[in-house]
The prediction has a mean pLDDT of 79. Predicted 3D model of a 76-nucleotide RNA (c-di-GMP-I-GGC riboswitch aptamer) from Sulfurovum sp. 16-42-52. Its Rfam family is "c-di-GMP-I-GGC riboswitch aptamer". Rfam links the family to the GO term cyclic-di-GMP binding.
């Protein structure tokens, strides 16, 4: 340097419930844990989803890929 199991510490929080915001997809907060080693960040490509207007504007990074930053660590 590469590859990579187990464990510890800490971290995030699906469904669902309540309140609020939004036409909506969804988002925020609180509760709650199905899971997660990038389930941190960026809508860059694809997918998916929404729309009072109908061609554009949006949502989603916990769908896949990409970019970027990053914790612990045995054998080999």
């Nucleotide at each position: 340097c590469a590859a990579g199991a187990a464990a510890a510490a800490g971290c995030c929080a699906a469904a669902c419930u309540a309140u609020c915001u939004g036409u909506g997809a969804a988002g925020a907060u609180a509760g709650g844990a199905c899971g997660g080693a990038a389930a941190g960040c960026c809508a860059c490509g694809g997918a998916u989803c929404u729309u009072a207007c109908a061609a554009a504007a949006g949502a989603c990074c916990g769908c896949c890929g990409g970019g970027u930053u990053g914790c612990u660590c045995a054998a080999u």